[in-house]
RNA sequence: GUCACGGGAGAAUCGGUUAAUACCGAUGCCGAAGGAGCAACCGCCCCGGAAACUCUCAGGCCCCAGGACCGCGAC
Numbered sequence: 001g002u003c004a005c006g007g008g009a010g011a012a013u014c015g016g017u018u019a020a021u022a023c024c025g026a027u028g029c030c031g032a033a034g035g036a037g038c039a040a041c042c043g044c045c046c047c048g049g050a051a052a053c054u055c056u057c058a059g060g061c062c063c064c065a066g067g068a069c070c071g072c073g074a075c
Stems, first nucleotide, its partner, number of pairs: 001075003005071003012027006028061003034057001035055003041049002
């Protein structure tokens, strides 16, 4: 690094259509896919690396799914 298994957070209302939890619109909200920014730190000539902080482009806001990350096993 890849794959299998287990764990795994946050955030919604209103209106319309509809068989519908589905679709559309308005307003609001969330950070833990991805992306961008800052920089403690590493390094320090240059270049470079770099958060779970910040932003919210993307994504998401019952369940399901997804999910950073953690544990465990195989390669």
Description: Glycine riboswitch aptamer from Sulfitobacter indolifex, 75 nucleotides, folded computationally. NCBI's taxonomy places the organism under Bacteria, Alphaproteobacteria, Rhodobacterales, Roseobacteraceae, Sulfitobacter. RNAcentral holds the sequence, with entries from MGnify. It matches the Rfam family "Glycine riboswitch aptamer". Its family is annotated with glycine biosynthetic process in the Gene Ontology. Rfam describes the family as follows. This family represents the bacterial glycine riboswitch.